Model confidence (mean pLDDT): 83 of 100. The RNA shown here (transfer RNA) has 81 nucleotides and comes from a Chloroflexia bacterium. Taxonomically the source falls in Chloroflexia (Bacteria, Bacillati, Chloroflexota). Rfam family: tRNA. The same sequence occurs in records of 2 taxa.
[in-house]
This record gives sequence, structure tokens and C1' cells, in this order.
RNA sequence: GCCGGAGUGGCGUAACGGCAGCCGCGUUCGACUUAAAAUCGAAUGGAGAAAUCCGUGCGGGUUCGAUUCCCGCCUCCGGCA
Repeated sequence: GCCGGAGUGGCGUAACGGCAGCCGCGUUCGACUUAAAAUCGAAUGGAGAAAUCCGUGCGGGUUCGAUUCCCGCCUCCGGCA
């Protein structure tokens, strides 16, 4: 240099172009316990006092609508030279 793959909550991971966040871990609160562990239940993206704003690597494009399709770039992984 060329080709292919990946990038989503605190972490891992899922997600037909139609409410972003399934499932698991973690965390918080509660139940149980003398107390803990284990187990069970509930909650859990970020900023802010709030109203509200922002959020799928970054920047554009297509579309009524994009995590998803297209283009460029960045980072990581693999292959070829």
C1' cells in the first nucleotide's frame, strides 16, 4: 500500500429502516439472616436545581424515519504484498 472484519450503557453482548438498549455481569435499594454469604424482588445511559438538552467511534449523505443503507476519516483485529 491492497483486501476483509469490528467499534452500541460502568463492562461483555443483542437489536426486520419504525419507542435505542435485549440478555448477562456490575451497582443501588428492599426481602431473607443474630450478622453476613448465597438466593429472591425492584431500580439502574449522561448533563442539569429544574424546565430541558444530549446519547450507537468522528464528519457528511440518502430517507418521512438510520445502530442498520451509502461516502470520507480515526482506532483496533486478521489476511495479502